[in-house]
Molecule: transfer RNA
Organism: Candidatus Portnoybacteria bacterium RIFCSPLOWO2_01_FULL_43_11
RNA sequence: GCGCCCGUAGCUCAAUGGAUAGAGCGUGUGGCUUCGAACCACAAGGUUGCACGUUCGAGUCGUGCCGGGCGCG
Numbered sequence: 001g002c003g004c005c006c007g008u009a010g011c012u013c014a015a016u017g018g019a020u021a022g023a024g025c026g027u028g029u030g031g032c033u034u035c036g037a038a039c040c041a042c043a044a045g046g047u048u049g050c051a052c053g054u055u056c057g058a059g060u061c062g063u064g065c066c067g068g069g070c071g072c073g
Base pairs, nucleotide, nucleotide: 001072002071003070004069005068006067007066010025011024012023013022018056027043028042029041030040031039049065050064051063052062053061
């Protein structure tokens, strides 16, 4: 330099172009317990990497850029 894949919550990951973007773990609060762990309930936490475009509607499709991984030279 070229090709391919990936980027969504603190972490690991879901989400057919369509209702308020969800789950597990973690965190906080409460319950339970002599106290903890485990368990149960609730809550907080998101500019879906950035920008532009297509569309009535974009996490999803297109283009450029940024970052990471793999391969080729």